[in-house]
Predicted 3D model of a 74-nucleotide RNA (transfer RNA) from an archaeon. Rfam family: tRNA. By type it is a transfer RNA. Rfam's curators write: Transfer RNA (tRNA) molecules are approximately 80 nucleotides in length.
RNA sequence: GCCCGGGUAGCUCAGUGGAUUAGAGCACCACACUCGUAAUGUGGGGGUCGAGGGUUCAAUUCCCUCUCCGGGCU
Numbered sequence: 001g002c003c004c005g006g007g008u009a010g011c012u013c014a015g016u017g018g019a020u021u022a023g024a025g026c027a028c029c030a031c032a033c034u035c036g037u038a039a040u041g042u043g044g045g046g047g048u049c050g051a052g053g054g055u056u057c058a059a060u061u062c063c064c065u066c067u068c069c070g071g072g073c074u
Base pairs, nucleotide, nucleotide: 001073002072003071004070005069006068007067010026011025012024013023028044029043030042031041032040050066051065052064053063054062
């Protein structure tokens, strides 16, 4: 230098043929239960969907550029 995969909640990830309020598990907080803790149950907070631009009435999703991580080729 070229090719491929990935970047979505604190962590691990799903999602996506464009519009339904952006989700799950764990973690965190509160409450219930308990003599108390853990476990369990219920509820809650938390996100510029890596960055910028384009197309579109509408983009996490499509297109372009850049950036970061991993792998391969030379």